[in-house]
């Protein structure tokens, strides 16, 4: 970061299935990504097993941003 060329992934929904829940996860589907690949590092949102608050815990989101490391092409 291209009106290139290989590809890569896969939002929402629908299903199966894990979890109390946020959400994962396998199929089906495609809004979309030039890092939407990896890590919960620092934020920042989200949920805790049946009154609710507070504070602590524990947890979830990398397709929230940011940072680290790593990947395809090579035009203007």
């Nucleotide at each position: 970061g291209a009106u290139a060329a290989a590809g890569g992934u896969a939002a929402a929904c629908c299903c199966a299935u894990c979890g109390c829940a946020a959400g994962g996860c396998a199929g089906g589907g495609a809004c979309g990504c030039a890092a939407a690949g990896u890590c919960a590092u620092g934020g920042g949102u989200c949920u805790g097993c049946u009154c609710g608050c507070a504070c602590a815990c524990a947890g979830a989101c990398c397709g929230c941003c940011a940072g680290a490391c790593u990947g395809c092409c090579g035009a203007a």